Small-subunit ribosomal RNA from an uncultured bacterium, 1463 nucleotides, folded computationally. It matches the Rfam family "Bacterial small subunit ribosomal RNA". Its mean pLDDT, the model's own confidence on a scale to 100, is 82. RNAcentral holds the sequence, with entries from ENA.
RNA sequence: GAUGAACGCUAGCGGGAGGCCUAAUACAUGCAAGUCGUACGGUAACAGGGGAGCUUGCUCCUGCUGACGAGUGGCGGACGGGUGAGUAACGCGUACACGAUCUACCCAUAAGUUCGGGAUAGUCACUGGAAACGGUGAAUAAUAUCGGAUGUGAAUAAGAAUCUGCAUGGAUUUUUAUUUAAGGGCUAGACUGCUUAUGGAUGAGUGUGCGUCCUAUUAGUUAGUUGGUAGUGUAACGGACUACCAAGGCGAUGAUAGGUAGGGGGCGUGAGAGCGUGGACCCCCACACGGGUACUGAGACACGGACCCGACUCCUACGGGAGGCAGCAGUAAGGAAUAUUGGGACAAUGGGGCGAGAGUCUGAUCCAGCCAUGCCGCGUGGUGGAUGAAUGCCCUCUGGGUUGUAAACACCUUUUAUAUAGGAAGAAACUACUCGAUUCUUCGAGUCCUGACGGUACUAUAUGAAUAAGCACCGGCUAACUCCGUGCCAGCAGCCGCGGUAAUACGGAGGGUGCAAGCGUUAUCCGGAUUUACUGGGUUUAAAGGGUGCGUAGGCGGAAUCGUAAGUCAGUGGUGAAAGCCCCGAGCUCAACUUGGGAACUGCCAUUGAUACUGCUUUUCUUGAAUACGGUUGAGGUAAGCGGAAUGUUGCAUGUAGCGGUGAAAUGCUUAGAUAUGUUACAGAACACCAAUUGCGAAGGCAGCUUACUAAACCGUGAUUGACGCUGAGGCACGAAAGCGUGGGUAGCGAACAGGAUUAGAUACCCUGGUAGUCCACGCUGUAAACGAUGAGAGCUAGUUGUCGGCACGCAUGCGUGUCGGUGACGCAGCUAACGCAUUAAGCUCUCCGCCUGGGGAGUACGGCCGCAAGGUUAAAACUCAAAGAAAUUGACGGGGGCCCGCACAAGCGGUGGAGCAUGUGGUUUAAUUCGAGGCAACGCGCAGAACCUUACCCACGUUUGACAUGUCUAGUUUGAUCGUCAGAGAUGACUUUCUUCAGUUCGGCUGGCUAGAACACGGGUGCUGCAUGGCUGUCGUCAGCUCGUGUCGUGAGAUGUUGGGUUAAGUCCCGCAACGAGCGCAACCCUUGUCCUUAUUUACCAGCACGUAAUGGUAGGCACUCUAAGGAGACUGCCGGUGACAAACCGGAGGAAGGUGGGGAUGACGUCAAGUCCUCAUGGCCCUUAUGGGUAGGGCUUCACACGUAAUACAAUGGAGUGUACAGAGGGUAGCCAACCCGCGAGGGGGAGCCAAUCUCACAAAGCACUUCGUAGUCCGGAUCGGAGUCUGCAACUCGACUCCGUGAAGUCGGAAUCGCUAGUAAUCGUGAAUCAGCAUGUCACGGUGAAUACGUUCCCGGGUCUUGUACACACCGCCCGUCACACCAUGGGAGUUGGUUUUACCCGAAGGCCGUGCGCUAACUACGGAGGCAGCGGACCACGGUAGGAUCAAUGACUGGGGUG
Repeated sequence: GAUGAACGCUAGCGGGAGGCCUAAUACAUGCAAGUCGUACGGUAACAGGGGAGCUUGCUCCUGCUGACGAGUGGCGGACGGGUGAGUAACGCGUACACGAUCUACCCAUAAGUUCGGGAUAGUCACUGGAAACGGUGAAUAAUAUCGGAUGUGAAUAAGAAUCUGCAUGGAUUUUUAUUUAAGGGCUAGACUGCUUAUGGAUGAGUGUGCGUCCUAUUAGUUAGUUGGUAGUGUAACGGACUACCAAGGCGAUGAUAGGUAGGGGGCGUGAGAGCGUGGACCCCCACACGGGUACUGAGACACGGACCCGACUCCUACGGGAGGCAGCAGUAAGGAAUAUUGGGACAAUGGGGCGAGAGUCUGAUCCAGCCAUGCCGCGUGGUGGAUGAAUGCCCUCUGGGUUGUAAACACCUUUUAUAUAGGAAGAAACUACUCGAUUCUUCGAGUCCUGACGGUACUAUAUGAAUAAGCACCGGCUAACUCCGUGCCAGCAGCCGCGGUAAUACGGAGGGUGCAAGCGUUAUCCGGAUUUACUGGGUUUAAAGGGUGCGUAGGCGGAAUCGUAAGUCAGUGGUGAAAGCCCCGAGCUCAACUUGGGAACUGCCAUUGAUACUGCUUUUCUUGAAUACGGUUGAGGUAAGCGGAAUGUUGCAUGUAGCGGUGAAAUGCUUAGAUAUGUUACAGAACACCAAUUGCGAAGGCAGCUUACUAAACCGUGAUUGACGCUGAGGCACGAAAGCGUGGGUAGCGAACAGGAUUAGAUACCCUGGUAGUCCACGCUGUAAACGAUGAGAGCUAGUUGUCGGCACGCAUGCGUGUCGGUGACGCAGCUAACGCAUUAAGCUCUCCGCCUGGGGAGUACGGCCGCAAGGUUAAAACUCAAAGAAAUUGACGGGGGCCCGCACAAGCGGUGGAGCAUGUGGUUUAAUUCGAGGCAACGCGCAGAACCUUACCCACGUUUGACAUGUCUAGUUUGAUCGUCAGAGAUGACUUUCUUCAGUUCGGCUGGCUAGAACACGGGUGCUGCAUGGCUGUCGUCAGCUCGUGUCGUGAGAUGUUGGGUUAAGUCCCGCAACGAGCGCAACCCUUGUCCUUAUUUACCAGCACGUAAUGGUAGGCACUCUAAGGAGACUGCCGGUGACAAACCGGAGGAAGGUGGGGAUGACGUCAAGUCCUCAUGGCCCUUAUGGGUAGGGCUUCACACGUAAUACAAUGGAGUGUACAGAGGGUAGCCAACCCGCGAGGGGGAGCCAAUCUCACAAAGCACUUCGUAGUCCGGAUCGGAGUCUGCAACUCGACUCCGUGAAGUCGGAAUCGCUAGUAAUCGUGAAUCAGCAUGUCACGGUGAAUACGUUCCCGGGUCUUGUACACACCGCCCGUCACACCAUGGGAGUUGGUUUUACCCGAAGGCCGUGCGCUAACUACGGAGGCAGCGGACCACGGUAGGAUCAAUGACUGGGGUG
């Protein structure tokens, strides 16, 4: 885009079309083929006339008239109408042929139409039967039927002549013989029939060329089969049929068989070529309940005729009968599905039948009805109208947007619908009548008559916007977006895919988009699809080159030439029906539709030409091909013989304890003497070095040496033949390994098997043994990643370089040049999706063959063929998926590789894991034990500090505009503070004492504020979602990376830069480079610390000077030093030497306080982990609202069998205890730090000076040092636990604080597997301070004191960077993914069989029927009396249906069973 459509929702009108696609299933009822009285005998009904009777409106008679039932006869029922079952066929289409034919009615021409006969229906009488339907007898007519005459003619036979064609032949003329053939009616002018002949027209029949679906898992088929002769038969040819003879005919150019199917014009689609299709209309065919048969006829083997068989239905008196809607309506059934039993008509059709005609019949046809089934047209209103009304919807919500000029409202119009009135065309004729003409039978003119549709179309008038819009869609493809609901549910979906709490994808709504009386969905066809490729595809790796050769058919084929004209090309003629398509017109208001003309119909046939190419034919040629001669090469093949090394075994000898084997072992061998060594003998198999990207062969393949036989290739010569060629479906041959058969052989190796190991297991890898086999001969098998994953042959298209075989030339003695043939590497053009190929093509061309057409199922099943078997070959389908695949790219990954780094390992020091305790977590428990954090990167984490509070949890009590904010209304202006009483756990409630009495003012209880009350908006939520978010943070990682612009390369993803060579802590720097630059990171800039300088000098400091003290920078004073705090200097690989590439840089050195980043800190690229946090804060959405909000008291977060993490303390002598004594830094302090002094063993108490701090204070630093003691013990170690007594903080230390004193004195003697930190002022060790804080520190953060050991090095573990490689991974190896088993479902193979269909062979039976034969029987016409002719009967062959037996094939089903697919 289309449809004979169906379904869902919806529906105003008209025009013109279409309407059982399924059950060729069964049919009730009505109708669909009759007509003619001008063929006939006649008169049943109707009407008229006449007559009779009477009862005056009835009956009877009368064919007299119009007419006409039934009958005889003629014509028509072979057309028209329906259907598509069958048919793969001369059925259809197209083009021819009939010299092999027929044709009623019609036309033309010619001739004729004479004389007779006998019957028969109707009818009547009798009679059978339920009926259908008959029987017997009698009478009768014809355009029914029969005979004779005539013979222009016709047929047959035999001749003759002429002309002619296309072979058999045809035409004309003519002679003889035989045979045969035809009339009635009405009228009286003729007409109309009939017969014969010829011709025409129309229709039919037959034959032929070409075309006409799928299957080869159908390869052979055929006995009337193929042909001949002679007959039969027909309108006609013919094996169409019969007899005889011959053995042919068809077939890979697809016979036969099976399946499917009416064919065509056309129709749909498509640019076309094609593909699909055959409904309506037209042509042809076939069929008429299934099958068979003939009759009649011009025509049938006959839809509404006949006979028979069968199935079915109906009637029946049970004896018998009847029927055939695939005609029009209609019914049932089937189905997703297809109309009225039209109280329409013959008005129209150059309609049909009959008729002289009038006319009649006509379910053909024309109309109407039903149906949006499709096509076409019209309408559902138009103009104005903004306050952009209200509703709805949305939002950033005092407002805005949208619906939307939409509505309201004003004006206008009236198609359509409704009502009324008018009202066509379609009709022209025939007939009849009138007039005229006339060749006498007709012609012309006029008049009359004829409409189913039809209450039509159309027109006018009236009323009034009045009567008229839906459907689908809105994630992308694809035009159109928001809200709500839902929450991987419900659902959607054409493909991709949506939905797991913010869904533009589900459902609803608002809005929008598209089409519109329709819109969607489903089904089917074409297109897109160059996705079967003729136009117009491929085959190294995506599907696809046969394992290889030889060769048949076939296809294709070198150069020159004569001819021919089959192919080819051109002209002309015929045909290619109409309709349809296309073009130009015309008619319906337009269109659809209808109609006129043209073009086209790409085809076929005929004919006339052309001759380049192809074909055929003739004569030649040598370049393709082959041969000859002369050389050369090689693991080419077959057979026979020979050889040495090794191995194993054997004998002997030497010799002694192991050998062997492995990652390590064991099994095994060995004191019965192994292994080892020497020597001897035997056996079988394979041939080291040479040896190579070598060579040979068609491929498989071929390797010691010699001989024999044999094949091939190459080179040279250019002698011979003269296209002899290439390819090759079938076919034939060869064909690794394994395997099979028979017979040998068997040293080594070695499936199976056994044992030993390994392992969770180990039916494996490893080891010890070992049978088939490996070897030989003969035969089979016929497959391999049989690979260059690249079929064979030919020609053409840059080069460079190696190598093998030959030849020529040059120089000359091993080189060079050239050439032919082979075999490699690189590379241009070109090709390719890319990779790559590239004279050995995967380039450009030609020829031929094989093969491919999404993945799986499956190279499987079934069938065939081959095989001894194993199996091979040929080769599907159901079902299932939306992918499977190729090449390349970026990442990620690897028990891949290279380089490099890091307390990563190693080297060290100290720990953890064991103990008790502290703390966090899990688990458990609980009314609650609030919540979060979960490998590294949760677990002394949020918590810089839970007794109440905190607090979020639990229980109980009480509260509801609220503890807090804003707004409204009312009342008050007495508001705030306070002593106290009662109830209560308290919140709170009730009462009460005392003091105090807001601001402004226009002076109004007016305004503001405040308090109380009320109703709502709200307020509140540590409720949920960190996977809706912001912000902040962790981590890889302070790792060196991450990117961009322009350019260049690539079809592209991408690459380059950023890789490479060096170097660095560093993508740091240098060099090189199709790159050149730039950005975020690195580094530096910042802070701190280390040295110096300048400036400043109090509260810090005190060298010198002075005063003073028991003593002290205490004082005058000083600013030199230290310190403080501001600014500077200094370090840059700057200098020297070496290495390096004349670089960057590195190594060493000098100087220097410091040396190569001086130490430390802050600083964290692009990104990753949906990492963490909604309980810091902020925030979308959701949820709660007398509660999930708010208040109070108590409890809980502090539980305790247990498990884990992190710390502190220890286990002791490098120590504990005691006494004495020395040296810091950085901090804090007024609700505070707190001195001196006094009390207490102590915690602490009293006390009160000083200090808002370089001033006072916390505040004694400790380890250390000196001395003493302890003496290796569960201790003078260790301090848990428990008892007692206290202190402090605080409303309050019971659950549940810290500290002090006295007493008690647990585990623990250095810690399994495993594991952590640290590279220098570091580890270790020692103390100090601060934040939080009423109190509570083994935690955290900060400070200083003392102060090590070790690093060979980068193999390994972990993590990271970079380059490269492989990849079937991309959620990225915590990836992907294979098979069994278990379960469910689906289709399918096998299967003892069973059932049915189709078909076939043999035989039996044999209806109707025509044909053949025929003694008897019966018989009107004619007769020359003999008969001829006819009928019946009987017999025969043929034959439908039916039967018996066997086979083939297809389908269904089947216990059980095999594999397959999906989950």